[in-house]
RNA sequence: GGUCCAGUGGCGGAAUUGGCAUACGCGCACGACUUAAAAUCGUGUCCCGUAAGGGAUGUGGGUUCAACUCCCACCUGGACCA
Numbered sequence: 001g002g003u004c005c006a007g008u009g010g011c012g013g014a015a016u017u018g019g020c021a022u023a024c025g026c027g028c029a030c031g032a033c034u035u036a037a038a039a040u041c042g043u044g045u046c047c048c049g050u051a052a053g054g055g056a057u058g059u060g061g062g063u064u065c066a067a068c069u070c071c072c073a074c075c076u077g078g079a080c081c082a
Stems, first nucleotide, its partner, number of pairs: 001081007010026003019065001027045006046055003058074005
């Protein structure tokens, strides 16, 4: 230098003939249970906003009624080739 793969909540990770973003698990907070704890169970857990509503999938653009998904450029990590 070239080709290919990956990047989504605090962490892992799902969501593709383009149609509810954050399912599920872990973690965390509060509660129940316990003499107390562990385990187990329940509820909650992205951001902004009083609300209505809006934003957010590595970054920036494009296509589309609609983009995690398709296209372009770039960034980061990995594999292979030279």

Record summary:
Transfer RNA from Candidatus Tagabacteria bacterium CG11_big_fil_rev_8_21_14_0_20_41_11, 82 nucleotides, folded computationally. The RNAcentral record of the sequence draws on ENA. The source organism's lineage runs through Bacteria, Bacteria candidate phyla and Candidatus Tagaibacteriota. The same sequence occurs in records of 4 taxa. The coordinates come from a structure-prediction model, not an experiment, and the mean pLDDT is 81. Its Rfam family is "tRNA". Rfam classes the family as a transfer RNA. From the family's description: Transfer RNA (tRNA) molecules are approximately 80 nucleotides in length.